[in-house]
RNA sequence: AGGGCUGUGGUCUAGUGGUUAUGACGCGACAUUCACACUGUCGAAGCCAGGGGUUCGAAUCCCCUCAGCCCUA
Numbered sequence: 001a002g003g004g005c006u007g008u009g010g011u012c013u014a015g016u017g018g019u020u021a022u023g024a025c026g027c028g029a030c031a032u033u034c035a036c037a038c039u040g041u042c043g044a045a046g047c048c049a050g051g052g053g054u055u056c057g058a059a060u061c062c063c064c065u066c067a068g069c070c071c072u073a
Base pairs, nucleotide, nucleotide: 001072002071003070004069005068006067007066010025011024012023018056027043028042029041030040031039049065050064051063052062053061
């Protein structure tokens, strides 16, 4: 310098154009217990790496940038 893959709550993750973005772990409250743990119920926490475009509609398609990993020279 060229090319490929990835980026979604604190962490990991589902999603392949259409209702208010899924689940687990973790966190908080309540129930339970003498108490803790386990278990159960409820809750907070994301606007999808950033910007632009296409579309009636974008996490999803296109372009640029950023970060990480890999390949080629």

This is a predicted structure of a 73-nucleotide RNA (transfer RNA) from a Candidatus Woesearchaeota archaeon.
Its Rfam family is "tRNA". By type it is a transfer RNA.
The sequence was found in a public genome assembly.
Its mean pLDDT, the model's own confidence on a scale to 100, is 81.